[in-house]
RNA sequence: CAAGUUGACCGGGUGAUCGCGGCCUGUUGAGGCAGGUCGAGGAAAGUCCGCACUCCAAAGAGCACGGUGCCGGCUAACGGCCGGGCGGGGCGACCCGACGGAAAGUGCAACAGAGAGGCGUAUUGCUGGUCGGAAGUUGUACUUCCGGCCGGUGAGGGUGAAACGGUGGUGUAAGAGACCACCAGCAGCGAUAGUAAUAUCGCUGGCUCGGCAAACCCCACCGGGAGCAAGGUCAAGCAGGGUGAAAGAUUGCGAAUUUCGCAAGCUGCGGAGUUGCUCGCUCCGUCUGACAUCCGGGUAGACUGCACGAGCGAGUUAGUAAUAUCUCGCCAAGAUAGAUGAUCACCACCCACCGUUUGCGGUGGGAACAGAAUGCGGCUUAUAGGUCAGCUUGACGA
Numbered sequence: 001c002a003a004g005u006u007g008a009c010c011g012g013g014u015g016a017u018c019g020c021g022g023c024c025u026g027u028u029g030a031g032g033c034a035g036g037u038c039g040a041g042g043a044a045a046g047u048c049c050g051c052a053c054u055c056c057a058a059a060g061a062g063c064a065c066g067g068u069g070c071c072g073g074c075u076a077a078c079g080g081c082c083g084g085g086c087g088g089g090g091c092g093a094c095c096c097g098a099c100g101g102a103a104a105g106u107g108c109a110a111c112a113g114a115g116a117g118g119c120g121u122a123u124u125g126c127u128g129g130u131c132g133g134a135a136g137u138u139g140u141a142c143u144u145c146c147g148g149c150c151g152g153u154g155a156g157g158g159u160g161a162a163a164c165g166g167u168g169g170u171g172u173a174a175g176a177g178a179c180c181a182c183c184a185g186c187a188g189c190g191a192u193a194g195u196a197a198u199a200u201c202g203c204u205g206g207c208u209c210g211g212c213a214a215a216c217c218c219c220a221c222c223g224g225g226a227g228c229a230a231g232g233u234c235a236a237g238c239a240g241g242g243u244g245a246a247a248g249a250u251u252g253c254g255a256a257u258u259u260c261g262c263a264a265g266c267u268g269c270g271g272a273g274u275u276g277c278u279c280g281c282u283c284c285g286u287c288u289g290a291c292a293u294c295c296g297g298g299u300a301g302a303c304u305g306c307a308c309g310a311g312c313g314a315g316u317u318a319g320u321a322a323u324a325u326c327u328c329g330c331c332a333a334g335a336u337a338g339a340u341g342a343u344c345a346c347c348a349c350c351c352a353c354c355g356u357u358u359g360c361g362g363u364g365g366g367a368a369c370a371g372a373a374u375g376c377g378g379c380u381u382a383u384a385g386g387u388c389a390g391c392u393u394g395a396c397g398a
Stems, first nucleotide, its partner, number of pairs: 001394010012347007020039008041369001045380002048378005053227004065223005070084005085099001086097004100218002105216002107212002124156001125153013165183006184208002186205008231304004240295005247267002250264005268286007311330005317324002349366007
């Protein structure tokens, strides 16, 4: 210098003008006004996990259902994180892995192939017997070849992603772990190292048993349900309940004299309004209850939950680390149809063009993903551009 890999971080700054939300102070009779101060993110997102909090349910145990799945540690908890083991990929730094059980059972495997799984399979091949035919030799016998039938075999060829250990030998009609030696794998036992996963070594067993469990299943462990529109407090109006609360006669209508219903005015009474008070006037009611008062539940609405918390920053100590202890400092959005914005100027950054004294100057353009809604810990996904650090590989130079 180039290519790569891992981790951490930033994600425009300043000023002016206009505007929005919370809080504080001042001011105003009040609406409001003025000043001060604070006002999105690394993911606020997806809502995929785990919790806090709240209400409901609940003896205990089991079944079902769902989830998780190497070992150790961290944590409030987790499917998260850290460290380690094993397997796979990469020259390497490093990356990826639901990574218990297929030797309990069931199931699946396109196409091709004889056969795709527990004693299974045979087109070709190799081979035994028997029958028939042909040729050779003196021969009814023997040898060779061809075909049919009955067998043996799984070594060779062939199919496939995958075909039941490998090499050499013994053996056989031909073959085969049928047997033997060595090697590989598996299972069991033991030793050593390690907390463990696991690794290494030894012995035994012919045991050779394939793949898929993000197929059913088996094993171990975990899991009550609903969610801030949870839940709590206050509480208009309407409706409900209790108590108090003021009546008589007349006329008309209905089939109807009385009883009944409807309507009208009169007198009285009760209440409200008007007024400083009375009268007056207006309205409403008079036992089918105006109005007054009390009660319980509770809608709209308001407040709360709701911003001091598994909090943030710096340092110390322990630890490889995740993380934890201690000390000091800090308080940092809280809207409710949802505030956190817009415009302009300058600076910084990037791109193109022009000029240039190669320092730079001018003109034009660009600048991501996105946006709180009870809170917190994670994971995943999106993200223009940029900064820093560790490491790897290669080239060149000293």